[in-house]
RNA sequence: CAAAGAUAAAGGCAAACUCUUCGAAAGAGGGGGACGCAAAGCCUACAGGACUAAAUUCCGCAUGGUCGGAACAAGUCGGCUGGGUUGCCGUU
Numbered sequence: 001c002a003a004a005g006a007u008a009a010a011g012g013c014a015a016a017c018u019c020u021u022c023g024a025a026a027g028a029g030g031g032g033g034a035c036g037c038a039a040a041g042c043c044u045a046c047a048g049g050a051c052u053a054a055a056u057u058c059c060g061c062a063u064g065g066u067c068g069g070a071a072c073a074a075g076u077c078g079g080c081u082g083g084g085u086u087g088c089c090g091u092u
Base pairs, nucleotide, nucleotide: 002092003091005089012037013036017032018031019030020029021028022027035079041085042084043083046082047081048080049077050076051075056071057070058069059068060067061065
């Protein structure tokens, strides 16, 4: 320097759930908590993928509503994948 992550050590992160705050929601921040993670460190919503539908548009009527339905991202997810970048340990 490169490759892959068998084993071990030092340490790290923290899903679900729960309390709380924000949000229309998806979801996010913080406390508790550990399912997992070798980049579950950092950057990126550009490409693919996923979630939500306040506003908007259209439709419906038990008629006009704090109503119901459909479409829609300008909202969201990096712990779905690709991408950029840095890095611990031992092995080859």